[in-house]
Molecule: SAM riboswitch aptamer (S box leader)
Organism: Reichenbachiella faecimaris
This record gives sequence, structure tokens and C1' cells, in this order.
RNA sequence: CACUUAUCAAGAAAGACCGAGGGACUGGGCCCGUUGACGUCUUGGCAACAUAUCCAAAGCCGCAAUACUGGAUGUUGUGCCAACUCCCAUUCUGAAUGAAUCAUCAUUUAGAAAAAGAUAGGUU
Repeated sequence: CACUUAUCAAGAAAGACCGAGGGACUGGGCCCGUUGACGUCUUGGCAACAUAUCCAAAGCCGCAAUACUGGAUGUUGUGCCAACUCCCAUUCUGAAUGAAUCAUCAUUUAGAAAAAGAUAGGUU
């Protein structure tokens, strides 16, 4: 890098340095930012994907144990600590309004799915 699986409405910030942009990409919107954003470092925290330890009366398998499944802790490896992945874009469905009226079209809005993206695990 590619493929695949799961999750993405919750949660969690201070200090130092730097100095103008930043919120993935394209377009639109809306925000953050010289009262210093973004980024880097330190410390702290959140979470529980993997890992480690422990528990299990119920489920599954078995002769049994390990393992699976479920739970606790938060050891280790990541990740994360403005806004739903900041919102919309594609498809489908519902509603409202307008035009037309057999069909339909446009706008707004709600829901679902997809695509894209992020993170973790697995495979190559």
C1' cells in the first nucleotide's frame, strides 16, 4: 500500500514552544483562530480495539481442561481529548410548499442505506 471484519450521537485538557492559518480531499455552508488556533513537546486524562491478569452461577463445546462467549481491572501496544466523522453532496422512502397537472419537476425538511474517511483487529 491492498483486501477483509468491527466501531464511529457517549467520553476526556493544562503547561511550554511556534506564529497564520485550520476543521482529510473537491464544491457549498457553518465554525475555530494574534484573548495565539493548527502543529510539536511534556504532563494529565478518556476509552476499552488488541494484549495481560482475574471472575463466571447462565450459554456453547467437550470426559475434563484450555479456548469461545460474557464481565471486571486498566499491565502493555495503539488510538483519542471543539462542534454527530462539524453539516450537506449519491440512492431510496415520507412530509410540506410552488409550478404543472395523466405523468412529473423544483425547493425545503425528516428518516434509512451507500460512497468516502478515521481508528482498531486479521491476512498478504